[in-house]
Molecule: small-subunit ribosomal RNA
Organism: Curvivirga aplysinae
C1' cells in the first nucleotide's frame, strides 16, 4: 500500500416546484486553424480484408549420399591437351525447419474468449532409465545421349549412391489375443573423441477434447428441432462422442427467452468517476481466427499450412494463341480511398530464433537512424539598477490618465543553440549498426529563440471609433432597427504558453434508468374490476442438516498496468527491484442466530360450523297505480300551440278545452338521507321462486390451509353492430320555421335509425377519491348506518361500514391526516422534456366500427404543477357620480358661419385623430403674417463671434432713371463719435477679402427637457420595525359602523409614518373698526344738477377684526364615531365659488412657443422681392347662430346693473347725413372725463298665413379701415325675400341664483366674431328611487391574460421548404426449401491395362501395388417456390418549420350554449348535435356538519 462527493444559466411580471436542454473538468492512435527555439521517452492507416510495380522478409547441413564448375598445386606432352592432388561454387538425392516468429480483425454472440475444475489422448527437439543397433536386397534423381515446347515444363532409354526404400533374423516391462498362441525394430558418419538410429518406460514442455459459471441489442423474432435427442450394435479418431452408419423409442430446447435479426473478435487493461457505475478494447502482453473468394486433402509429432500442393471462381500480367504465371492482412514502398497517419535506411555489434558437432550461414524478428509539436515530462528566449515617469500610440471632464521600469541608457551572466577539442559504458576471449553519439572543456556574443484564444452573464479581463436587424456573432441565454463593454477595428486588459484555439468522441456534472441513489391525488406516472397459474415474500415452538451467511487454512487469480516502499538516468516524463493489491473463482475445516430444506407440534393468521340480522347485490315469473300518447262518443267554440319576439305546425272536415271509455309502451313521483348493497360497471314501484356476498355474537371444528399475482380466464356505462320483436315519450340523421353579415349550430314545429325485449358480438369512458391489493402501528371530537353488551332509560361501552373537522407527521404548495398522501413490509402495474404520436408499419382480436401492442425521421427550449400580484370578465356584492330615472332646454330636419374629412391644386403650409382631434395651435390668413406655390435676385450671407486689412463713421431727408420688387446707379441737403497717458494707444461703429462658421418652421415627441392633456379632485399610493409564509408575498390598507374622504370610532399581529383627503390661501354672504377722495348726503344752508359750503352718519371703496365649532338641546347609535330633529342665528353641519391634481397610466400631446442629442442641407432644405395660395367644392362629419313664430313680429313709450377699456386712445357736446358715417370741439393718462344706450320690460297694434314669420341669396348706391378690399374685409341704406310650419334612427347639457332667457364688456386688432375669456339682469322645474346603460372605489370569485380582452388563442384553405408513412411496380443483398449438375479430393467398388524389391513347382504364376472405370458425399453453377432487409418510383396520405395571406371564432370569464371524456352521426373549417358519464364549472338558493364565543 485509506484521506474522498463544489456548482451555475435558461419556462415567470415575480415565486416554489417538476423537467429537459446548455456551461465549467478530465481524457484521446485525433483532424482543421494561426504561430513554432532545444532536447528525452513514447506513439504513428481508426477510412478500402480496395489493388499492387520493385527490393527484401526461411532456409540450412559435405561430419547423410552420388556427382562436380572456376581457380592452385605436381606430373606428362605429340604443345591441341591428358593425368593425379587439391578446392568447392551451383545443382540433385535424403535430413531437419518451413505449423515458429511476423501481419490483420473480415468471419464468429461461440465452450470463441474470461475464470475454475475435468479425464478418455497425443506430443519431433530436450532430460532421465532399460535393452538393442544383425544380416541382406532391388532401385532411383543428380549425370549421358536422343527428343517436344515460345515459355513454363517435360518425355524416352541407358549408367548411380545414401542416415532414401524393401526383405529377413532378434527382441521385450511394447502391441493384440479365442490366453494355445501371433504380430513388429533399427543407420550410418568417423583418425580419436564422440555424434547419431531403433524398441520400451517415465518426465518435462506444447497441444487436443469435455464441464461449472459470465459474456451486446431486439418479442414489431415465440415457438425452435428428423442426425434433431436418447438407446443397442459396428465403423471411425491421438483420444471421448450422432463424429459417421444400421436399427429401435420418440424425444430434445423454449417466457430464467429457444429459434430468428442486427451488431461485435474476447481478455489483462484504458479512461472516466467519491464510490457503485458507464464507454472503451490503438500502442504492450494472454488466447482465438484469418491469409485474394469458395472448396479439398496430401505430407507431417504438429498444419488441412501467409511467403506449400490441387480444383472452381473473379482479377492482374505473359504467349509464337498451342499454353502458362501470380497473390505486401511480412518490411519498405505505389495507386486509390479518407480529415487524417512516416524511409523503396543502417546492422545482425546486443537479444531471440532456424540448420550445423562447430566454424558459420539465414533472420525487413530484434537493434538503431529518419520523418511528423501526435503526445508526456524538461528547459530556454535574459538578470540587475533605471522617472525626464522620453517619444510614439490609445482615452481624455482638455487638468490629465494609461501602455510603463516597459524602453533607451548603464553593468552583468551563458542554460539552450553556435564553433573548436577530449570522448564513453553498452562487450564475460574477439565483434559496435548506433556513432565522433552521449557526456566532459574551451571560444565569442544579449547575441540565433513567442504565439494563440478570449474580455455581455455563466467566466478571470472594457473604452473609443466603424456599422446601423445590414454585414455580422452565438456553448445556453441571446446581442445588432444611430449614442452596440455582445458585430469589425484599434488601445487597454485576462488567462494558457511552444504551444494556443476549433471541431469530433467518451465519462462527469445527470440522484437525467435512481443497487448504492427517484417516483406515480393535481407536475410524466395505478391495470376499468376480480378471478386465479408460474413466481415472489410468508405466524408461533422444538429438533435434525448446513444449500444460504459468517470465520480460519489450501489452491488458483500469467507477465505488464494502477498503488506503496527504494534505486537508476543531472531532475522529470521514462526504466529496474522489493511489496501490497487484483474486491473473482475452486477447495477444506469449523460455526449454526436468521433465511432455506426436513420431521414433529401449535392456535393469534384463514377458512368451517351454530344462532341472529340489515340491505335498490343477481336471476326469472307474476302484479299495480299516476302520466304521455293515439283511438271512440259526449259537451262546445275560434282559436290553439310556441317563443326574447315570432313562424313553421294543428283547428269550422269542429282543433285546444273538457267528460267517459278502450288500446299500448316505458319508467316507477312521495318515502330520499355526504343513507344502504355490491369486487367495478352498477342497483330504487309490489309480490312469488331461485341464488351470490357481508356483519354481529357463541367459541365447536382444521391446523398456516395465508398475501400479492406475469401470463390466462371471468365480469365490464354509455354509443355502436347482426338475427327476430316492439315501439308510448324522448330523440343523432333528416325537413321546415326563425336568429344571423352567414348559421351546415344554440330557439321552434316536426321526426328515423336508437332508446325497450331475446340471443350474440364490442371491451372502451374524466371505466376518478385522477389515490393497486393486503397487513401492522401512531392524539383526538361530533355526526350516521347494521349488530352485540351493560344501564340509573339521561346514555356509555364495543365490533364492522360511512361522512365531517382536526394533532403529530408528510407535501412543491393546494392539502392529506386511524377509511393517510404518516411511519414500516411484501408483491402487482406504471413514469422518465414538449411537439411528430396512442400516429405509422407490422403482429393479435372484431362481421365492421375498431380495440389492443407501439415506434422513428424531424423540430422546440421549453412543455408543465402548486401558488403570489396585478388586470380583465357579456362572474358576484357593497358604493358613488347629471351615470341612469324625474324634469327643463337643445343637437340631429332648414339657412348660415365656423373646422375636419375628402377630393381638386402649381400650391391648397404644418400639425391635432374615439372619449381626451374637429369655432383645437389661430387672442382674429386682403399684403405682412407665412412655413406652400411660381418666377427673379444674393452666397460668409437678413443674424452673432474671432482674426486680417481700411475707414472714422452712423443715420435722415431729397432729386432722377431701370425695374414687378428685391435691387443697381445717381443729385442735392442735414449731421461729422467717446476717452486718453496725445502714442493710429484703447473703446465703438462701419466696410472689404479669406477663414473658422452663421443659418434651416428639415427628419426624428419612439433619443429628451420643460409644459399640457386623461383617468380624476377619484380616493387613493406608499414606507419602517414587527409577525406569518421555503419564497413570490401578506398583515398595517381586511372586518363591524360612518364618511364627500385610507374621514373617523370600534376590533384586530400588528404599531407608528409619510405623499394624497380636509384645513392653512382668495372671491362671496353677516356684523364690528379705522380712513373719508375722485365716493355718499340723514340733518343745516344752496343748485337745473351733491352744483357748491358743510359732514362722514349711511352707501360704497380697502385695510384690520369678529363670526359656524354639531358648541347647545332632544331622538337614534355600542355609552363611540356619526346620522336625523330642533333653538339661537346674517349663515348649520364641507354656507356658495375658485386656487389647489398624490403613486401612476396613455412610447398620449408638443423638435412649428422655447431649450436640445443625433442624423441631413450648405451658390441651398439658407436669405430677400412680386404675384398667388392657406378663402378651391359633387360630397360626408364636429361645433355654434339665426329661425320656423302671437311667452311672438312691429311701432311708441319709460326704469333699474356690473366688470372691464381709453393717449398713434376713449371721446362728452355742437352741425350734417335716412343710415353706416362726416366736419367741428371739449374732458380725460382716468372712483373725477369717455365707452355708456343696458336688454329682456310696459303700452297699442297685427290674428295664424309661408304671414307685418324668417331673414338667406342676389342687384345696386354708398360708408370705414387701409399702400392696396379683384380674387379676399366689415358695415349701411334701397330692393329682392330661399329654404324652413319643431325637425328618423340617435344623442347633448343641467340639481339653484342653477338651467333657459337678457344684453354688457374684454383681449387679438389698422379693418374684420355667430368664436372665446368674463358681467351682471329677469329667473323655474325634478329627483321615487339605485333594477337597467356609462364610468369610478373597496372587498371576492374565475382565468390558457402580464404588450395585462385592442389579451390569449383552434382549424380549414392558399405559398415555400424538410423529413416520413402508402404506392402499380423496378434493382439490388441475404436466407430457406425442393430439383438438376457434379471440378478438385477422400472413401468405397472394379481393375482382361502396366507393374523392380516379397513367395513359389520361376520361359512363368501368386501376394502387393498403379493407371482407368464405376459410385457415395460434396464447392461453384442452374431452375422453381417463398421469407427478410435496403434503393428508386408516377401518384397519394397526413406531419413539422416558416414578419406581414384567406374564411371565420372553437377554447380561455358563467369565454357569451359551461367545459371535457368515450361513442355515433353531420358539417367549408374550427366544430355541431345525439346517448352515457366526471368536475380538473361559475352563479344563486336550499339542506346538513364542524370550530371559536
Nucleotide at each position: 500500500a485509506c484521506c474522498u462527493u463544489a456548482g451555475a444559466g435558461u419556462u415567470u411580471g415575480a415565486u416554489c416546484c417538476u423537467g429537459g436542454c446548455u456551461c465549467a473538468g478530465a481524457a484521446c492512435g485525433a483532424a482543421c486553424g494561426c504561430u513554432g527555439g532545444c532536447g528525452g521517452c513514447a506513439g504513428g492507416c481508426c477510412u478500402a480484408a480496395c489493388a499492387c510495380a520493385u527490393g527484401c522478409a526461411a532456409g540450412u547441413c559435405g561430419a547423410g549420399c552420388g556427382a562436380g564448375a572456376a581457380g592452385g598445386u605436381u606430373c606428362u606432352u605429340u604443345c591441341g591437351g591428358g593425368a593425379a592432388c587439391u578446392g568447392g561454387a551451383g545443382a540433385g538425392c535424403g535430413g531437419c525447419g518451413g505449423a515458429c516468429g511476423g501481419g490483420u480483425u473480415a468471419g464468429u454472440a461461440a465452450c470463441g474468449c474470461g475464470u475454475g475444475g475435468g479425464a478418455a489422448c497425443g506430443u519431433g527437439c530436450c532430460u532421465u532409465a532399460a535393452g538393442g543397433u544383425c544380416u541382406g536386397g532391388g532401385a532411383u534423381a543428380a549425370c549421358u545421349a536422343u527428343u517436344g515446347g515460345a515459355a513454363a515444363c517435360g518425355a524416352u532409354a541407358g549408367c548411380u549412391a545414401a542416415u532414401a526404400c524393401c526383405g529377413g533374423a532378434u527382441g521385450g516391462u511394447c502391441c493384440c489375443u479365442u490366453c494355445g498362441g501371433g504380430g513388429u525394430a533399427a543407420a550410418g558418419c568417423u583418425u580419436u573423441a564422440g555424434c547419431g538410429c531403433c524398441u520400451u518406460a517415465a518426465g518435462a514442455u506444447c497441444g487436443g477434447c469435455c464441464c461449472g459459471c459470465g459474456u451486446u441489442a431486439g418479442a414489431u423474432u415465440a415457438g425452435c428441432u428428423a442426425g434433431u435427442u436418447g438407446g443397442u450394435g459396428a465403423g471411425g479418431u491421438a483420444a471421448c462422442g450422432g463424429c459417421u452408419c444400421a436399427c429401435c423409442a420418440a424425444g430434445g430446447c423454449g417466457a430464467c427467452g429457444a429459434u430468428c435479426u442486427a451488431u461485435a473478435g474476447c481478455u489483462g487493461g484504458u479512461u472516466u468517476g467519491a464510490g457503485a457505475g458507464g464507454a472503451u478494447g490503438a500502442u504492450c502482453a494472454g488466447c482465438a481466427a484469418c491469409a485474394c473468394u469458395g472448396g479439398a486433402a496430401c505430407u507431417g509429432a504438429g498444419a488441412c499450412a501467409c511467403g506449400g500442393u490441387c480444383c472452381a471462381g473473379a482479377c492482374u500480367c505473359c504467349u509464337a494463341c498451342g499454353g502458362g504465371a501470380g497473390g505486401c492482412a511480412g518490411c519498405a514502398g505505389u495507386g486509390g480511398g479518407g480529415a487524417a497517419u512516416a524511409u523503396u535506411g543502417c546492422g545482425c555489434a546486443a537479444u531471440g530464433g532456424a540448420g550445423g558437432a562447430a566454424a558459420c550461414u539465414c533472420u525487413g524478428a530484434c537493434g538503431c537512424a529518419g520523418c511528423c509539436a501526435u503526445g508526456c515530462c524538461g528547459c530556454g528566449u535574459g538578470a540587475g539598477u533605471g522617472a525626464a515617469g522620453a517619444a510614439g500610440g490609445c482615452c481624455u471632464u482638455c487638468g490629465g490618465g494609461u501602455u510603463g521600469u516597459a524602453a533607451a541608457a548603464c553593468u552583468c551572466u551563458u542554460u539552450c543553440a553556435a564553433c573548436g577539442g577530449u570522448g564513453a559504458a553498452g562487450a564475460u576471449g574477439a565483434u559496435g549498426a548506433c556513432g565522433g553519439u552521449a557526456a566532459c572543456c574551451g571560444u565569442a556574443g544579449a547575441a540565433g529563440a513567442a504565439g494563440c484564444a478570449c474580455c455581455g452573464g455563466c467566466u478571470a479581463a472594457c473604452u473609443u471609433c466603424g456599422u446601423g436587424c445590414c454585414a455580422g456573432c452565438a456553448g445556453c441565454c441571446g446581442c445588432g432597427g444611430u449614442a452596440a463593454u455582445a458585430c469589425g477595428a484599434a488601445g487597454g486588459g485576462u488567462g494558457c504558453u511552444a504551444g494556443c484555439g476549433u471541431u469530433g468522441u467518451u465519462c462527469g456534472g445527470a440522484a437525467u434508468u435512481a443497487c448504492u441513489g427517484g417516483g406515480c391525488g393535481u407536475a410524466a406516472a395505478g391495470g376499468g374490476c376480480g378471478u386465479g397459474u408460474a413466481g415472489g415474500c410468508g405466524g408461533a415452538c422444538a429438533u435434525a442438516u448446513c444449500a444460504g451467511u459468517c470465520a480460519g487454512g489450501g489452491g488458483u487469480g500469467a507477465a505488464a498496468u494502477c498503488c506503496c516502499g527504494g534505486g537508476g538516468c543531472u531532475c522529470a516524463a521514462c526504466c529496474c527491484c522489493g511489496g501490497a493489491a487484483c474486491u473473482g473463482c475452486c477447495u477444506u475445516u469449523g460455526a449454526u442466530a436468521c433465511u432455506g430444506u426436513a420431521u414433529g407440534u401449535c392456535u393469534a393468521g384463514a377458512a368451517u360450523c351454530u344462532g341472529u340480522g340489515a340491505g335498490g347485490g343477481g336471476a326469472u315469473a307474476g302484479u299495480g297505480g299516476a302520466a304521455u300518447a293515439u283511438c271512440a262518443a259526449g259537451u262546445g267554440u275560434a282559436g290553439a300551440g310556441g317563443u326574447g319576439a315570432a313562424a313553421u305546425u294543428c283547428g269550422u272536415a269542429g282543433a285546444u278545452a273538457u267528460u267517459u271509455g278502450a288500446u299500448g309502451g316505458a319508467a316507477c313521483a312521495c318515502c330520499a338521507g355526504u343513507g344502504g348493497c355490491g369486487a367495478a360497471g352498477g342497483c330504487g314501484a309490489c309480490u312469488a321462486u331461485c341464488u351470490g356476498g357481508c356483519a354481529c355474537a357463541g367459541u365447536a371444528u382444521u391446523g398456516a390451509c395465508g398475501c400479492u399475482g406475469a401470463g390466462g380466464c371471468g365480469c365490464g356505462a354509455a354509443a355502436g353492430c347482426g338475427u327476430g320483436g316492439g315501439g308510448a315519450g324522448c330523440a343523432a340523421a333528416c325537413a321546415g320555421g326563425a336568429u344571423u353579415a352567414g348559421a351546415u349550430a344554440c330557439c321552434c314545429u316536426g321526426g328515423u335509425a336508437g332508446u325497450c325485449c331475446a340471443c350474440g358480438c364490442c371491451g372502451u369512458a374524466a371505466a376518478c377519491g385522477a389515490u393497486g391489493u393486503g397487513a401492522a402501528c401512531u392524539a383526538g371530537u361530533c355526526g350516521u348506518c347494521g349488530g352485540g353488551a351493560a344501564u340509573u332509560u339521561g346514555u356509555u361501552c364495543u365490533c364492522g361500514g360511512u361522512g365531517a373537522c382536526g394533532c403529530a407527521g408528510c407535501u412543491a404548495a393546494c392539502g392529506c391526516a386511524u377509511u393517510a398522501a404518516g411511519u414500516u413490509c411484501a408483491c402487482c402495474g406504471c413514469c422518465u422534456g414538449g411537439g411528430g404520436a396512442g400516429u405509422a408499419c407490422g403482429g393479435u382480436c372484431g362481421c365492421a366500427a375498431g380495440a389492443u401492442u407501439a415506434a422513428a425521421a424531424c423540430u422546440c427550449a421549453a412543455a408543465g404543477g402548486a401558488a403570489u400580484u396585478g388586470a380583465c370578465g357579456g362572474g358576484g356584492g357593497c358604493c358613488c357620480g347629471c351615470a341612469c330615472a324625474a324634469g327643463c332646454g337643445g343637437u340631429g330636419g332648414a339657412g348660415c358661419a365656423u373646422g375636419u374629412g375628402g377630393u381638386u391644386u402649381a400650391a391648397u403650409u404644418c400639425g391635432a385623430a374615439g372619449c381626451a382631434a374637429c369655432g383645437c395651435g389661430c387672442a382674429g390668413a386682403a399684403c405682412c403674417u407665412u412655413a406652400c406655390c411660381u418666377a427673379c435676385c444674393c452666397u460668409u450671407g437678413a443674424c452673432a463671434u474671432a482674426c486680417u486689412u481700411g475707414u472714422c463713421g452712423c443715420g435722415g431727408a431729397u432729386c432722377g432713371u431701370g425695374g414687378a420688387g428685391a435691387c443697381a446707379c445717381u443729385u442735392u441737403c442735414c449731421u461729422u463719435c467717446a476717452g486718453u497717458u496725445c502714442g493710429g494707444c484703447u473703446g465703438g461703429a462701419c466696410a472689404a477679402u479669406g477663414u473658422a462658421c452663421a443659418g434651416g418652421u428639415g427628419c426624428u415627441g419612439c433619443a429628451u427637457g420643460g409644459c399640457u392633456g386623461u383617468c380624476g379632485u377619484c380616493a387613493g399610493c406608499u414606507c419602517g420595525u414587527g409577525u406569518c409564509g421555503u419564497g413570490a408575498g401578506a398583515u398595517g390598507u381586511u372586518g363591524g359602523g360612518u364618511u364627500a374622504a385610507g374621514u373617523c370610532c370600534c376590533g384586530c399581529a400588528a404599531c407608528g409614518a409619510g405623499c394624497g383627503c380636509a384645513a392653512c390661501c382668495c372671491c362671496u354672504g353677516u356684523c364690528c373698526u379705522u380712513a373719508g377722495u375722485u365716493g355718499c348726503c340723514a340733518u343745516c344752508a344752496u343748485u337745473u344738477a351733491g352744483u357748491u359750503g358743510g359732514g362722514c352718519a349711511c352707501u360704497c371703496u380697502a385695510g384690520g377684526g369678529a363670526g359656524a365649532c354639531u358648541g347647545c338641546c332632544g331622538g337614534u347609535g355600542a355609552u363611540a364615531a356619526g346620522c336625523c330633529g330642533g333653538a339661537g342665528g346674517a349663515a348649520g353641519g364641507c354656507g356658495g365659488g375658485g386656487a389647489u391634481g398624490a403613486c401612476g397610466u396613455c412610447a398620449a400631446g408638443u423638435c412649428c412657443u422655447c431649450a436640445u442629442g443625433g442624423c441631413c442641407c450648405u451658390u441651398a432644405u439658407g436669405g430677400g422681392u412680386a404675384g398667388g395660395g392657406c378663402u378651391a367644392c359633387a360630397c360626408a362629419c364636429g361645433u355654434g347662430c339665426u329661425a320656423c313664430a302671437a311667452u311672438g313680429g312691429c311701432a311708441a313709450c319709460u326704469a333699474c346693473a356690473a366688470u372691464g377699456g381709453g393717449c398713434a386712445g376713449c371721446u362728452a357736446c355742437c352741425u350734417c347725413g335716412c343710415g353706416a358715417g362726416a366736419g367741428g370741439a371739449u374732458g380725460c393718462u382716468a372712483a373725477u372725463c369717455u365707452c355708456c344706450a343696458a336688454a329682456a320690460g310696459u303700452u297699442g297694434u297685427c290674428u295664424c298665413a309661408g304671414u307685418u314669420c324668417g331673414g338667406a341669396u342676389u342687384g345696386u348706391u354708398c360708408u370705414c379701415u387701409g399702400c392696396a378690399a379683384c380674387u379676399c374685409g366689415a358695415g349701411a341704406g334701397c330692393a329682392u325675400g330661399a329654404a324652413g310650419u319643431c325637425g328618423g334612427a340617435a344623442u347633448c347639457g343641467c340639481u339653484a341664483g342653477u338651467a333657459a332667457u337678457c344684453g354688457u364688456a374684454g383681449a387679438u386688432c389698422a379693418g374684420c366674431a355667430u368664436g372665446c375669456u368674463a358681467c351682471g339682469g329677469u329667473g323655474a322645474a325634478u329627483a321615487c328611487g339605485u333594477u337597467c346603460c356609462c364610468g369610478g372605489g373597496c372587498c371576492u370569485u374565475g382565468u390558457a391574460c402580464a404588450c395585462a380582452c385592442c389579451g390569449c388563442c383552434c382549424g380549414u384553405c392558399a405559398c415555400a421548404c424538410c423529413a416520413u408513412g402508402g404506392g402499380a411496380g423496378u434493382u439490388g443483398g441475404u436466407u430457406u426449401u425442393a430439383c438438376c449438375c457434379g471440378a478438385a479430393g477422400c472413401a468405397g467398388g472394379u481393375g482382361c491395362g502396366c507393374u523392380a524389391a516379397c513367395c513359389u513347382u520361376u520361359u512363368a504364376g501368386g501376394a502387393g501395388g498403379c493407371a482407368g472405370c464405376c459410385u457415395a458425399c460434396c464447392a461453384c453453377g442452374g431452375u422453381a417456390a417463398g421469407g427478410u432487409c435496403a434503393g428508386c418510383g408516377a401518384c397519394u396520405g397526413g406531419g413539422g418549420u416558416g414578419a406581414a395571406g384567406u374564411c371565420g371564432u372553437a377554447a380561455c370569464a358563467a369565454g357569451g350554449u359551461a367545459g371535457c371524456c368515450g361513442u355515433a352521426g353531420g358539417g367549408g373549417a374550427a366544430c355541431c348535435u345525439g346517448c352515457g358519464g366526471c368536475u380538473g364549472g361559475a352563479u344563486c338558493a336550499c339542506c346538513u356538519c364542524c370550530u371559536u364565543u